[in-house]
RNA sequence: CACUUAUCCAGAAAGACAGAGGGAAAGGGCCCGAUGAAGUCUUAGCAUCCUGUUCACUUAAGGUGUAACGUUGUGCUAAAUCCCACUCCGAAAGGAGUACAGAUAAGCG
Numbered sequence: 001c002a003c004u005u006a007u008c009c010a011g012a013a014a015g016a017c018a019g020a021g022g023g024a025a026a027g028g029g030c031c032c033g034a035u036g037a038a039g040u041c042u043u044a045g046c047a048u049c050c051u052g053u054u055c056a057c058u059u060a061a062g063g064u065g066u067a068a069c070g071u072u073g074u075g076c077u078a079a080a081u082c083c084c085a086c087u088c089c090g091a092a093a094g095g096a097g098u099a100c101a102g103a104u105a106a107g108c109g
Stems, first nucleotide, its partner, number of pairs: 001109001003107006013043005021032003027084003044077005051070004055065004081101001085098005
């Protein structure tokens, strides 16, 4: 980088440096930003993966469960992936489902 699978309406901060942008393809909206954006560092937290012990259930062996605590890898800590494509319901606002694209994790080449 490509492919496959799964998830994406939940959750979670502060300090220092820095100095104008940022919000997950591109574009258009709409938001955030000198009451300090992006980025770097430190600590904390949330989620998930691997794995250990205990506990509960079950079993021939084994397995299942975050139920609790710990270890490890990774990601994240404004708004649904902020919204925008199609179908259905609806007067509208809006709601539900599906798709495209994207993000994250694992596997594989």
The prediction has a mean pLDDT of 78. SAM riboswitch aptamer (S box leader) from a Flammeovirgaceae bacterium, 109 nucleotides, folded computationally. Taxonomically the source falls in Flammeovirgaceae (Bacteria, Pseudomonadati, Cytophagia, Cytophagales).